Predicted 3D model of a 533-nucleotide part of an RNA (large-subunit ribosomal RNA, domain I) from a Chitinophagales bacterium. RNAcentral holds the full RNA, with entries from ENA. It matches the Rfam family "Bacterial large subunit ribosomal RNA". NCBI's taxonomy places the organism under Bacteria, Pseudomonadati, Bacteroidota, Chitinophagia, Chitinophagales.
[in-house]
Context: one part of a larger RNA
RNA sequence: AGUACACGGGGAAUGCCUAGGCUCUCAGAGGCGAAGAAGGACGUGAUAAGCUGCGAUAAGCUUCGGGUAGUUGCAAAUAAACUAUCAUCCGAAGAUUUCCGAAUGGGGCAACCCUCUAUAUUGAAGAUAUAGAAUCCUGCAAAGGAAGCUAACCCGGGGAACUGAAACAUCUAAGUACCCGGAGGAAAAGAAAACAAAAGUGAUUUCCGUAGUAGCGGCGAGCGAACUGGAAAUAGCCCAAACCAAUGAGAUUUAUCUUGUUGGGGUAGUAGGGCUGCAAAUAUGAUAUAUAAUCUGAAGUGGAAGUAUCUGGAAAGUUACACCAAAGAGAGUGAAAGUCUCGUAUACGUUAAGUUUAUAUAUUUAUGCAGUACCCUGAGUAGUGCGGGACUCGUGAAAUCCUGUAUGAAUCAACCGGGACCAUCCGGUAAGGCUAAAUACUCCUGAGAGACCGAUAGUGAACUAGUACCGUGAGGGAAAGGUGAAAAGAACCCUAAAUAAGGGAGUGAAAUAGUACCUGAAACCGUGUACUU
Numbered sequence: 001a002g003u004a005c006a007c008g009g010g011g012a013a014u015g016c017c018u019a020g021g022c023u024c025u026c027a028g029a030g031g032c033g034a035a036g037a038a039g040g041a042c043g044u045g046a047u048a049a050g051c052u053g054c055g056a057u058a059a060g061c062u063u064c065g066g067g068u069a070g071u072u073g074c075a076a077a078u079a080a081a082c083u084a085u086c087a088u089c090c091g092a093a094g095a096u097u098u099c100c101g102a103a104u105g106g107g108g109c110a111a112c113c114c115u116c117u118a119u120a121u122u123g124a125a126g127a128u129a130u131a132g133a134a135u136c137c138u139g140c141a142a143a144g145g146a147a148g149c150u151a152a153c154c155c156g157g158g159g160a161a162c163u164g165a166a167a168c169a170u171c172u173a174a175g176u177a178c179c180c181g182g183a184g185g186a187a188a189a190g191a192a193a194a195c196a197a198a199a200g201u202g203a204u205u206u207c208c209g210u211a212g213u214a215g216c217g218g219c220g221a222g223c224g225a226a227c228u229g230g231a232a233a234u235a236g237c238c239c240a241a242a243c244c245a246a247u248g249a250g251a252u253u254u255a256u257c258u259u260g261u262u263g264g265g266g267u268a269g270u271a272g273g274g275c276u277g278c279a280a281a282u283a284u285g286a287u288a289u290a291u292a293a294u295c296u297g298a299a300g301u302g303g304a305a306g307u308a309u310c311u312g313g314a315a316a317g318u319u320a321c322a323c324c325a326a327a328g329a330g331a332g333u334g335a336a337a338g339u340c341u342c343g344u345a346u347a348c349g350u351u352a353a354g355u356u357u358a359u360a361u362a363u364u365u366a367u368g369c370a371g372u373a374c375c376c377u378g379a380g381u382a383g384u385g386c387g388g389g390a391c392u393c394g395u396g397a398a399a400u401c402c403u404g405u406a407u408g409a410a411u412c413a414a415c416c417g418g419g420a421c422c423a424u425c426c427g428g429u430a431a432g433g434c435u436a437a438a439u440a441c442u443c444c445u446g447a448g449a450g451a452c453c454g455a456u457a458g459u460g461a462a463c464u465a466g467u468a469c470c471g472u473g474a475g476g477g478a479a480a481g482g483u484g485a486a487a488a489g490a491a492c493c494c495u496a497a498a499u500a501a502g503g504g505a506g507u508g509a510a511a512u513a514g515u516a517c518c519u520g521a522a523a524c525c526g527u528g529u530a531c532u533u
Stems, first nucleotide, its partner, number of pairs: 001532009015518001016482002020453002022450007029442002031149002039100003042055003046078001050074002061094006070082003105114003115133007135146004153184001154182005164171001168218001194201002205232004215223002236434003239378001243264009269412001271377004275371005285364009295354002300348003306321003310317001322339002324328001330342003383407008393419001414429005469476002489517001492504004
C1' cells in the first nucleotide's frame, strides 16, 4: 500500500409521517368605496426584533347572547395582574379607527409641508381646538350622484405578429394575444318585415345531433354552417301615432289655427286601432309596505354501550366473557378503540337576516258586438350608386345584415322576404323600447371528495415567502419540515484553553433519541484485526 471483516466519522439518500398544496362536487356569496375602499406607512405589549391582532379608547372598549374554570396570541421564561360580582374564549350588534392612498382646501420627492372661512378659548395680535373649503354631472335651489379598487365570466370600440401554407403576397394564425370603454351576478339575445316549401313550425338561449355534411378556399394550406330531429328551460309585454281633454305660449279673420307639456286612448298581420252606433261591469293578477304566524337560520345544548387476563415503557393488541347501534363516518389518546376523549346518527336551541302563508292599506292591470266614408300605424328611413365589413360564402350568378360617402321611395288597392332577376304562390309587418329561466365564471365562504403530491414532490411559498437576496428600474426570486409518549431538555462531580467540548452520574423503553436531535444508504476519511506484497 492493497484485500477482507469489525467498529466509527462524514454525508444526506431512502423509509415512515404531515402541519401545506393540487383537482373537483354541492351549497352560499357574487362585490368594496367620499359614512373615505383596496393597499400601505407609522405606531400599539411590563419586558418586544419578527408574524398576528389592534389604532392615541391602539394583542384592545361597550351591549346582548352562548359558555364554564381558568386566563394575559404565535411564544415554551420572569414579573405584575384578571377571574363564580362569571374572566379568558365563541357569536351578533355597536364605539373608536393616527397618516398616506380615488385622496378631494393648496402643494408635494406617498405616509410630509402650508393655507383660508366660521366658532370657542381672549378685548386685540398670535396660538390651539372643532367644523368646513377639490372636480364633473343633474337640479331654480335645497340637495343628490359620479370617481377608485376588484380573479374569471360578459358586451362593445380598436387590433397584431410569430406561425401554417414545407418559400411567399391573397389566405392562415385570428377577430386570437394585447389596449381601451362599460355592466351584472350573470351578461348578451329575445317575442318574427323569422324559418320553411305546396306540408307545416311558431320569441331567445344552451346541449346532443344534423356534420367535418352543404359549401367557402392561390379549390392550396385550411376554414366551415343551416333547416328538419332529440333534450334543458319556458313568458310574455310596453310605447310612438290617429282621437279626446286640460293647461302654457304664439298667431290671428274671435272663431279657430300652430306649437309645448300633462292626462286619457292605443299597440296589430286570420291586419289592428282611432272614429260612429249598441251593450256591459266587479273580478283577477302583479308590486310595495305593515302586522301575525310558519319554516330556514349564529355561537351553541343533550347525545347509547366494557371489564378483566397476558405481553409490553405504554394496550386500543392477545385471551375470556359482555353491551350499544336511527350512532361500526372520522380524528385523538404512550402500538391497532363502535362501547376512553372529541365526535357521529338523531333530537333541540337560535340574534341578525331571509322563505312561505294569511290579513290590511296603497299603486297598478283587464270588456264585447256591429259599421266602415274618413284618419293613424316609427323617413333622410327602406332601397340604389361607389368604398368597406359580417355571414360557410375570399365579388363571385351573390341574395341577406351593418354603414363611410352620394342619393333617395311607398303609406294597407301599401311594404319586406322566400340566395341574381321576373311572375305566380307562400311567410311576415322594418325603420321605438322592456323582459325571468335553461347558459358562462370563481378573488371569496361553508361542507365534502380524490386508482392526486408527500418536503429536489405538491403552489414560488408546509417554516418570519413574494420573505431573504439580486437589479437604477421594470422585474427576478430562493433555501429552509420531523428529539421524545411526556422536557422528564441531563441536578451533582471530574477533565479542560473554563458559558466550547468531553467523561461520569441521573432521566427515559431507547441518549449511536441530547435540541448539529426519527430512520440514517452511497461517495469520501479513519481505527482495530487477519491475510498478501